[in-house]
């Protein structure tokens, strides 16, 4: 240099072959206990890495940039 993969919750990761998004840990606050812990309930948290496209509509599909990662040379 070049293909070709990945980027969604604080952290590891799902998702729908287009209709404004889940889960496990983790964190609040309750139950329960003398008390923690385990167990249970409820909840908060994510402009889906940016930016332009196509589309009534994009996390998703086209294109670029940045960042990791792998591989040819």
């Nucleotide at each position: 240099a070049g293909u070709c993969c990945g980027u969604u919750a604080g952290c590891u990761c799902a998702g729908u072959c287009g209709g404004u998004a889940g889960a496990g840990c983790g964190u609040a606050g309750g139950u329960c206990u003398a008390a923690u812990a385990a167990a249970c309930c409820u909840g908060a948290g994510g402009c889906c890495a940016g930016c332009g496209g196509u589309u009534c509509g994009a996390u998703c599909c086209c294109g670029u940039u940045a960042c990791g990662g792998a591989c040819u040379a």
The prediction has a mean pLDDT of 83. The RNA shown here (transfer RNA) has 73 nucleotides and comes from a Fidelibacterota bacterium. Rfam family: tRNA. The family's RNA type in Rfam is transfer RNA. Taxonomically the source falls in Fidelibacterota (Bacteria, Pseudomonadati).